The prediction has a mean pLDDT of 84. Predicted 3D model of an 86-nucleotide RNA (THF (Tetrahydrofolate) riboswitch aptamer) from a marine sediment metagenome.
[in-house]
RNA sequence: CAGAGUAGGAAAAGUGCGUUAAGUGUUAAGGGAUGGGAAGUUGCCCUUAAACGAAGGCUUGCCGCGGUGCUUUUUCGCUUCCGCUG
Numbered sequence: 001c002a003g004a005g006u007a008g009g010a011a012a013a014g015u016g017c018g019u020u021a022a023g024u025g026u027u028a029a030g031g032g033a034u035g036g037g038a039a040g041u042u043g044c045c046c047u048u049a050a051a052c053g054a055a056g057g058c059u060u061g062c063c064g065c066g067g068u069g070c071u072u073u074u075u076c077g078c079u080u081c082c083g084c085u086g
Base pairs, nucleotide, nucleotide: 001086002085003084008076009075010074011073012072013071014070015069016068017066018065019064026050027049028048029047030046031045032044036082037081038080039079040078056063057062058061
């Protein structure tokens, strides 16, 4: 001097769940994990409470719908100092 790596975001594919309304999203309080280390930021997760709130159809196993869960792939992805690779 150059580079890699977190939490996580997006897209695609696969597979579920719900459609008898859970989930997602919003607000408040508390807690947790967050490049290998330290400090910190952003975002993320969990619990509780509150308010809000939906697309079903038919030939009955299929087509839809949900700011839906999980997995895989691709891509994006830490501020300072130290560390790591060249």
Its Rfam family is "THF (Tetrahydrofolate) riboswitch aptamer". Rfam's curators write: Tetrahydrofolate (THF) riboswitch was first reported for Ames et al. as an RNA motif in 5' untranslated (5'-UTR)regions of folate transport and biosynthesis genes in Firmicutes genomes.